[in-house]
Molecule: Bacterial RNase P class A
Organism: Armatimonadota bacterium
RNA sequence: GCUGCUGGCUGGGCGGCGGCUCCCUGCUGCAUGCAGGGGGAGGAAAGUCCGGGCUUUGCAGGAGACUGUGCUGGGUAACGCCCAGGCGCCCGUAAAGGGCGACGGAAAGUGCCACAGAAACGCAAACCGCCUCGCAAGGGGUAAGGGUGAAACGGUGCGGUAAGAGCGCACCAGCGUGCGCGUCAGCGCUCGGCUGGGCAAACCCCACAGGAAGCAAGGUCAAAUAGGGAGGGGAUGACGCGCUCCGCCGACCCUCCGGGUUGACCGCUGAAGGCUUCGCGCAAGCGAGUGCCUUAGAGAAAUCGCCGCCACGAACAGAACCCGGCUUACACGCCAGCAGCCCCU
Repeated sequence: GCUGCUGGCUGGGCGGCGGCUCCCUGCUGCAUGCAGGGGGAGGAAAGUCCGGGCUUUGCAGGAGACUGUGCUGGGUAACGCCCAGGCGCCCGUAAAGGGCGACGGAAAGUGCCACAGAAACGCAAACCGCCUCGCAAGGGGUAAGGGUGAAACGGUGCGGUAAGAGCGCACCAGCGUGCGCGUCAGCGCUCGGCUGGGCAAACCCCACAGGAAGCAAGGUCAAAUAGGGAGGGGAUGACGCGCUCCGCCGACCCUCCGGGUUGACCGCUGAAGGCUUCGCGCAAGCGAGUGCCUUAGAGAAAUCGCCGCCACGAACAGAACCCGGCUUACACGCCAGCAGCCCCU
C1' cells in the first nucleotide's frame, strides 16, 4: 500500500422547476378555491421481545394459585437493560490483554441416571483377582489391581497389613472451624481425616417482582321532518248510559331533562429531552447553572419526481400516544483493531 473480517461514526450537499400534506395571513365570512409565508420521518421510524409513563376498570384490604427473574455491589421512573467487581470456562508463555456465561439451593423432600456392569447412591455391592480357613465343595476378609460405563463412593506417593482400607503420614482437591482483608460476591492463612456422585433448561425450596386491558385507552361538545323520559296545555276527538258536570285516554302544541349515531374537539407531542461548563463518581450515571437549542402530529393517513454541479446510477428502510432498553437490517465514505499478500528500510 491492497484485500478481507470485526467494532464504531455517518446515513449525501448546493441550486432550479413541478407536485403532496398541515399551519398562519389575506381575498373573506377558517365552506370551497386562489395567492404569499412557514413546518414536514429514522438510526434503526422495523421486530413488538422486555421495562415504564399515561388512561379506564375494581371507588376497601389480604392470602393463595399462576407467570417471570436469579453470583455481588451500584445506576435508573423501571427492566430480563447498563456499569463495576467476583467466580468458572476458553484463547494466550503470562499474574499482560481479550472473549464467553439461565452463575441461588442437590446436606428439606420427591423423582431420573439409557446400554453395559456384581453394584448407579444404600453408611450399598464380591464378576475376575488378592489374602485366609478347608482335602474338596465352599465359608470369611478385602473396593488396592482388572473389567463395565458418560459417571464407580476423594487423588498421587510412602508407611502399614495375612491381603487391604484416611488405618497413619506428606502434598493436592473438596467440605467445615478460627483469624485477617473486602460494603458484598469472595480471597488469603490456619486447623479438623470430616470425604456427603450427577441432573433444579425435572418437580420442588428460597428471595424478589407482577391485578387486567390498552390511544380503536379515554374524555368533552353535539345535528335532524331520528328517537326516549318528566311536567303542562289539549279539539266540533275516543271511552265510562255521557247533554251539563266529573273521571280517564288522547292526535297535536309548549317547557325541561338525560342518553347518543354521523361529525367536531381534546388526549397529541417540550420530553424521566439534547448540547455545553463546573462539581461528585473507576464507571454506568447524578447534581448545579438568570447558559444555549428544540417546530411531523396526520386520521385511511402527506413528506415525492425531474434536471444541473460536486468523485457518485446510494443501502436498510416510512412516524400513527410517548419514553428507556434489547434484537435484527444496512450501500458509499471515514476512524480503529485483527488476519493475509506485496513493496521499501